A computed fold for a 112-nucleotide RNA from a Crocinitomicaceae bacterium, annotated as SAM riboswitch aptamer (S box leader). The model forms 97% of the base pairs in the Rfam consensus. The source organism's lineage runs through Bacteria, Pseudomonadati, Flavobacteriia, Flavobacteriales and Crocinitomicaceae.
RNA sequence: GACUUAUGAAGAAAGGUGGAGGGAUAGGCCCUGCGAAACCUUGGCAACCUAACUAGUUCAAACUAGAAAAGGUGCCAAAUCCAAUCUUGGUUUUACCAGGAAACGAUAAGUU
Numbered sequence: 001g002a003c004u005u006a007u008g009a010a011g012a013a014a015g016g017u018g019g020a021g022g023g024a025u026a027g028g029c030c031c032u033g034c035g036a037a038a039c040c041u042u043g044g045c046a047a048c049c050u051a052a053c054u055a056g057u058u059c060a061a062a063c064u065a066g067a068a069a070a071g072g073u074g075c076c077a078a079a080u081c082c083a084a085u086c087u088u089g090g091u092u093u094u095a096c097c098a099g100g101a102a103a104c105g106a107u108a109a110g111u112u
Stems, first nucleotide, its partner, number of pairs: 001112007013042005021031003025084001027082002043076003048072002050068001053066005085101007
């Protein structure tokens, strides 16, 4: 990098370096010199992997339910910020509003 599966309206920021961009995308709407990206330090969130330990079942191996002390990732503006493709419904009907399904992208685990 490719493929498969799962998840997305919850949650969690300070400091240092830096010095103009950032939110994946030629749209929208936002964030940003009251300091963007990036990097570093510390802290936190969460529970995908994993887990000391606890309870139950079992001869046992093990399984089930819980458990965040430790470890592997991830994440810490806004719903995946909104939209995009298809579709249902509504209305003051050609533009808006509300809903459903997908695609894209993201993360994890597994395979290659």